A computed fold for a 72-nucleotide RNA from a bacterium, annotated as transfer RNA.

RNA sequence: GGUCCCGUCGUCUAACGGUUAGGACACCAGGUUCUCAUCCUGGCAAUAGGAGUUCGAUUCUCCUCGGGAUCA
Repeated sequence: GGUCCCGUCGUCUAACGGUUAGGACACCAGGUUCUCAUCCUGGCAAUAGGAGUUCGAUUCUCCUCGGGAUCA
C1' cells in the first nucleotide's frame, strides 16, 4: 500500500429503516442484616466524527479517524 471486519452506557452485549436505544455486570440510593456479604426494589449512564439517501438512519451509501485480520 491492497482487500475484509469492527467501533452503542464505566465494561460486556442486543436492537426488520419507525424502539422511551433494551439487558447483564459495575456504580449510587433505599429495604433486609447487630455489621459485612448475599438477596430485593429503584436510579444513573451510550450510538467514533462529517456528509449523503429517505417522510424517517444505531441500521443503507461515501469520506475521515481509531482498532483488528489477511495479502504482500

It matches the Rfam family "tRNA". The family's RNA type in Rfam is transfer RNA. It was read from a public genome assembly.